Background:
Predicted 3D model of an 82-nucleotide RNA (transfer RNA) from Candidatus Yanofskybacteria bacterium RIFCSPLOWO2_02_FULL_41_13. Model confidence (mean pLDDT): 81 of 100.
RNA sequence: GGAGGGUUCGCCUAAUGGUAUGGCACUGGUUUCGAAAACCAGCGGGAGCAAUCCCUUGCAGGUUCAAGUCCUGCACCCUCCG
Numbered sequence: 001g002g003a004g005g006g007u008u009c010g011c012c013u014a015a016u017g018g019u020a021u022g023g024c025a026c027u028g029g030u031u032u033c034g035a036a037a038a039c040c041a042g043c044g045g046g047a048g049c050a051a052u053c054c055c056u057u058g059c060a061g062g063u064u065c066a067a068g069u070c071c072u073g074c075a076c077c078c079u080c081c082g
Base pairs, nucleotide, nucleotide: 001081002080003079004078005077006076007075010024011023012022018065026042027041028040029039030038044055045054046053047052058074059073060072061071062070
């Protein structure tokens, strides 16, 4: 230099162009004399008393009513070729 694959919550992981999924960890609660286990709830960011709203799939653009998904450029990681 060329070809292919990958990047989604703290970690792992799913997702025909149509509500971003599940597990682990963590936090609170129930239970217990106290723990563990089990069960319930929460678990990206911002605004708001709240209801709710807006933003968020490596970064920046594009297509579309609608993009994690399709297209372009860039960054990083892995494999192969030279």

It matches the Rfam family "tRNA". The family's RNA type in Rfam is transfer RNA. Gene Ontology term of the family: triplet codon-amino acid adaptor activity. It was read from a public genome assembly.